The prediction has a mean pLDDT of 76. This is a predicted structure of a 162-nucleotide RNA (Lysine riboswitch aptamer) from uncultured Ruminococcus sp.

């Protein structure tokens, strides 16, 4: 160097069918009120509108009624730096930037769970990422017990085997 394997509420994808979002969003009519209002984020630009007041915002009355992201549960696929996350470079996209998306380099994280914290997504008090604490758990090294520990480290680690 090569090949197979371990961790365990494992890690990620697809799909199904639920709960949620929501009786919202929407569309008619209509009322008020002021000066902004679309146009997927912002900027520039177009275009409506400015007391003859709105493609916008509130309310009220019918209609109609979603859908994304993110959850759970199940089958099924790939797998064990699985995968995450940040920084960065390139393509693509645009009037410009930024985001999204692909494709690579770089750091950092052994696992998953709990609690607090911030901050972004979100309808959320769900949940996701980050961060600190905690025991827990798998690994190797070190000392140590009669056993049962105790300390550190980290996956490009470990273990078998050629």
């Nucleotide at each position: 160097g090569g090949u197979a394997g371990a961790g365990g509420c494992g890690c990620a994808c697809u799909c199904a069918c639920g709960a949620a979002g929501a009786g919202u969003a929407g569309a008619u009519u209509u009322u008020g009120a002021c000066a902004g209002g679309a146009u997927g984020g912002c900027c520039a630009g177009u275009c409506c509108g400015u007391u003859u007041g709105a493609u916008g915002c509130a309310g009220a009355a019918u209609c109609a009624g979603a859908a994304a992201g993110g959850c759970g549960u199940g089958c099924g696929u790939g797998c064990c730096g699985a995968a995450g996350a940040a920084a960065u470079u390139g393509u693509a996209u645009u009037g410009g930037c930024a985001a999204c998306a692909c494709a690579g380099u770089u750091u950092c994280u052994g696992g998953g769970c709990a609690u607090a914290u911030c901050u972004c997504c979100g309808a959320a008090a769900a949940g996701g990422a980050g961060u600190a604490u905690g025991a827990c758990u798998g690994u190797c090294a070190u000392c140590g017990u009669u056993a049962u520990g105790a300390u550190g480290g980290a996956g490009u680690g470990c273990u078998a085997u050629c």